The RNA shown here (SAM riboswitch aptamer (S box leader)) has 105 nucleotides and comes from Mobilibacterium timonense. Of the family's consensus pairs, 97% are formed in the model. Rfam family: SAM riboswitch aptamer (S box leader). Its Rfam clan is "SAM clan". Lineage of the source: Bacteria > Bacillota > Peptostreptococcales > Anaerovoracaceae > Mobilibacterium. Model confidence (mean pLDDT): 84 of 100.
[in-house]
RNA sequence: CUUAUUUAGAGCGAGGGAGGGAAUGGGCCCGUCGAUCUCGCGGCAACCACACCGAUAACGGGUGUCCGGUGCCAAUUCCCACGGAACUCUGUUCCGGAAGAUGAG
Repeated sequence: CUUAUUUAGAGCGAGGGAGGGAAUGGGCCCGUCGAUCUCGCGGCAACCACACCGAUAACGGGUGUCCGGUGCCAAUUCCCACGGAACUCUGUUCCGGAAGAUGAG
C1' cells in the first nucleotide's frame, strides 16, 4: 500500500504500584477493594491452515476440525467529532465516511 472483518464470544493466579481506556478535544467509565502493563496457566474465536461438499468464464461459496501460525478475553473499536437522511427537531435514531485494530497478501 491492497483487501476482508470490526454491536457475537472468552479470566484466574503471580509480579508491579499510578494512573488507564490508540492519538487531539468533549463525554462516560475503569483504578490503592491495586487498574493499564508484564509473566504463567486457562479460555474464546475460526483470519491463515487442514478435511470434506458443491460449483463458476473467473474471482468466489458452504460444512466441519482446532495439532500448527496469528489474534483476542470491561464497556459496540466505550460513545461523539466529518457528510447525509428521517423524525416526535436545538436533540433522537439510522446510513455512509475518516481514523484505529486484527488477519491475509